[in-house]
Context: one part of a larger RNA
RNA sequence: GAUUGAACGCUGGCGGCAUGCUUUACACAUGCAAGUCGAACGGCAGCACGGGGGCAACCCUGGUGGCGAGUGGCGAACGGGUGAGUAAUACAUCGGAACGUAUCUUCGAGUGGGGGAUAACGCACCGAAAGGUGUGCUAAUACCGCAUAAUCUCCACGGAGAAAAGCAGGGGAUCGCAAGACCUUGCGCUCUUGGAGCGGCCGAUGUCUGAUUAGCUAGUUGGUGGGGUAACGGCUUACCAAGGCGACGAUCAGUAGCUGGUCUGAGAGGACGACCAGCCACACUGGGACUGAGACACGGCCCAGACUCCUACGGGAGGCAGCAGUGGGGAAUUUUGGACAAUGGGGGGAACCCUGAUCCAGCCAUGCCGCGUGAGUGAAGAAGGCCUUCGGGUUGUAAAGCUCUUUCAGCCGGAACGAAACGGUCACGGCUAAUAUCCGUGACAACUGACGGUACCGGAAGAAGAAGCACCGGCUAACUACGUGCCAGCAGCCGCGGUAAUACGUAGGGUGCGAGCGUUAAUC
Numbered sequence: 001g002a003u004u005g006a007a008c009g010c011u012g013g014c015g016g017c018a019u020g021c022u023u024u025a026c027a028c029a030u031g032c033a034a035g036u037c038g039a040a041c042g043g044c045a046g047c048a049c050g051g052g053g054g055c056a057a058c059c060c061u062g063g064u065g066g067c068g069a070g071u072g073g074c075g076a077a078c079g080g081g082u083g084a085g086u087a088a089u090a091c092a093u094c095g096g097a098a099c100g101u102a103u104c105u106u107c108g109a110g111u112g113g114g115g116g117a118u119a120a121c122g123c124a125c126c127g128a129a130a131g132g133u134g135u136g137c138u139a140a141u142a143c144c145g146c147a148u149a150a151u152c153u154c155c156a157c158g159g160a161g162a163a164a165a166g167c168a169g170g171g172g173a174u175c176g177c178a179a180g181a182c183c184u185u186g187c188g189c190u191c192u193u194g195g196a197g198c199g200g201c202c203g204a205u206g207u208c209u210g211a212u213u214a215g216c217u218a219g220u221u222g223g224u225g226g227g228g229u230a231a232c233g234g235c236u237u238a239c240c241a242a243g244g245c246g247a248c249g250a251u252c253a254g255u256a257g258c259u260g261g262u263c264u265g266a267g268a269g270g271a272c273g274a275c276c277a278g279c280c281a282c283a284c285u286g287g288g289a290c291u292g293a294g295a296c297a298c299g300g301c302c303c304a305g306a307c308u309c310c311u312a313c314g315g316g317a318g319g320c321a322g323c324a325g326u327g328g329g330g331a332a333u334u335u336u337g338g339a340c341a342a343u344g345g346g347g348g349g350a351a352c353c354c355u356g357a358u359c360c361a362g363c364c365a366u367g368c369c370g371c372g373u374g375a376g377u378g379a380a381g382a383a384g385g386c387c388u389u390c391g392g393g394u395u396g397u398a399a400a401g402c403u404c405u406u407u408c409a410g411c412c413g414g415a416a417c418g419a420a421a422c423g424g425u426c427a428c429g430g431c432u433a434a435u436a437u438c439c440g441u442g443a444c445a446a447c448u449g450a451c452g453g454u455a456c457c458g459g460a461a462g463a464a465g466a467a468g469c470a471c472c473g474g475c476u477a478a479c480u481a482c483g484u485g486c487c488a489g490c491a492g493c494c495g496c497g498g499u500a501a502u503a504c505g506u507a508g509g510g511u512g513c514g515a516g517c518g519u520u521a522a523u524c
Base pairs, nucleotide, nucleotide: 001524002523003522004521006520007519008518009517010516013371014370015369016368017367018366020363021329026327027326028325030324031323032322035074036073037072040071041070043067044066047065048064049063050061051060052059053058081282082281083280090207091206092205093204094203095202096201099199100198101197104195105194108191109190110189111188112146114144115143121136122135123134124133125132126131151162152161153160154159166187167186168185169184170183171182174181175180208254209253210252215245216244217243220242221241222240223239224238225237226236227235257279258278259277260276261272262271263270264269284305285304286303287302288301307318308317309316310315335361337360338359339358343357344355345354346353347352374404375403376402377401384395385394386393387392408465411459412458413457414456418451424444425443426442427441428440429439430438468513469512470511471510472509473494474493475492479508480507481506482505483504489496490495
């Protein structure tokens, strides 16, 4: 000099854009942060409508919109947080072969025929609660056989084994009393081929300090058989062999998430890894599996432990390193805000619902950037202050006065971009028996804004509301007076202060930066 997720002191007008617990991975009150689908299902607790009864209060009725709880599906493995652990099961780069993959896409084949349950619900009962037991009824895209197998799996090449589910819209013939059969469209379902994207695995190279850590290793190193995995493999197990690593630093100890990058520097390098992005690890502490395409799962389960809470003392409940917020720690770090309008995600055919992701607003000069605090003129060089050799000098065109302007703030009025899609109507094309539905393309009209009455624009008024901080001995730009008298004090280094201190304190003046300025800490 540059820099910072900074803090402290003094000061503080406005705006834009960013950043904001670096310390206790300390403990957490409260609210919210993951739901959705009635176009899978049986149903109907509550609401609205319709129907019936009744003078009325009201009662009955799943008939309709819809829907609590329940069965079922998908999601909950994403998104969000933190950096404790980890020095290599991590990360970065470059390669590899023995793998998996829900949703999406693509090729092909199918979707036949049956069965038994169970929750909800009813009844009875236990418990303070959390919750639970028995019995009876019922449905499915829940569950289980049978058939079939293009294909797939296994194989001794003869063979053996493995599927499925329906729902919604529409309809001309034909059948049917009707429901419907039947046909068709869309969404599904099963098996299979390839793909994309994602993930698991292996290798090489690189990745801090210590030798006042020199030897380390028994599933250890390799083989065979068995097991296991999606997959290779001591991954695991039995047996056999005795190997494997190490001064090119093994092992041990300390420290640490890694990277893109950030800061600095002419560069080489050095230091760091906040925000943003990629990867990893963790979710009160330790361990474990279940479900599932995917977890050994932050807002799932089980066990143990510590802690907190409820209890009728028998027993139960909980996990903010999600967003806010509280206590504590600390030099120190924000609101218990708004909205799903946009972007994205989950569910759904859709409407739509959910979304503390996100977009916004709030707080803080924490940082960066921009603007303002007026402009011109004005010598009687006013008054006052300070200094003085008492002549004057300086503050100083500074002020006053005169002439102007009105940014920004305040007031009044207008007022956005971000929002065109989805959905609707019509036309054309496709599927089709079909001028239904549905799909694709195009046209048309409309709906939707948290921010926000904000940005921005216009108007009226008036210099009006807006400057400080540090320093002035040398380094280092900037000097005098008074007070003090080795005292009080200053100080980054040298050093000042013991009676004329440009070094302490105050004042006048000056210098530097300026909504900041200094100090402290830290890095180059």
The part of an RNA shown here (small-subunit ribosomal RNA, 5' domain) has 524 nucleotides and comes from an uncultured bacterium. The full RNA is in RNAcentral, with records from ENA. Its mean pLDDT, the model's own confidence on a scale to 100, is 86. Rfam family: Bacterial small subunit ribosomal RNA.